[in-house]
Context: one part of a larger RNA
Order: sequence, then structure tokens, then C1' cells
RNA sequence: CACCGCCCGUCACGUCAUGGGAGUGGCCAAUGCUUGAAGUCCGUGUGCUAACCCCCCAACGGGGAGGCAGCGGCCGAGGGCAGGGGCCGCGACUGGGACGAAGUCGUAACAAGGUAGCCGUACCGGAAGGUGCGGCUGGAUCACCUCCUU
Repeated sequence: CACCGCCCGUCACGUCAUGGGAGUGGCCAAUGCUUGAAGUCCGUGUGCUAACCCCCCAACGGGGAGGCAGCGGCCGAGGGCAGGGGCCGCGACUGGGACGAAGUCGUAACAAGGUAGCCGUACCGGAAGGUGCGGCUGGAUCACCUCCUU
């Protein structure tokens, strides 16, 4: 390697990640109700009780203080039930996306790209896109006008 150029979208094939998705498998923390071990603490303590105190000459015995069991209560690990929440995975089917040597259909854009292009919007169409309305020049060409320079 310069118009035998460049380039757009659908479609087909492949790979990858991803959204939706009847549902399905798990994990996490919490909430409500309920149950509630050990243990501390509080209350009770008619049952039990050697040390201390009192009665008693003493012993025995009796009483008191203190302690213990038992019982009740607060807190309370865990368990049960319930409806929600968060997260992770799987999921028929489905949506677009990225990339890929080369493929299919057309040719929308780039030179007035052969209907100037683009922006917004509505409708329509295998696809690029087309048409309507409004807007922009970041439009070529031709003519005229104004201004500037020579």
C1' cells in the first nucleotide's frame, strides 16, 4: 500500500462475563413469643446444724447468733415455634454486551458519499435506516450585498 479507500447495522458461528427468571440448595445476624441449665444476687427458710453467745455446778439438754438444705424471684447459655431481612450458589427459558481469522444481507456515514449532515422527538422498517415536525452549520456550489486588506 492513499476511493479497487474507509466504514455502519441486522443475521450465522465460537468464547467469555453479565441482567431478568418459576423455583431450588445453603450461610449469616437480628426480631417476637415460649421454654430455661449452671451460677451470682435478693427474699424466705416451720426442716437440718460441732466450733461463738446465753440458761445450766457439770453432763445431758434447751435457747440465740451464724451457716446449710428446700422454696420463690431477677439476670441468664442453650432449645422450640413464627414471620421477615441480608449474602452466596444452582436454575428450564430469556435480554442485551465484549471479543474473534474469516462468513451472510445490504450501503447508512466519510468528497455535494451520489437525498448535505447532525441534534431532539414521533411513527414506520430484515438491517444499517426512512419519513414528518422543530433546531444547528461543525454544509459544498452559484449569485448578490456590507466591511477589511492590497
Molecule: small-subunit ribosomal RNA, 3' minor domain
Organism: Chloroflexus sp. MS-G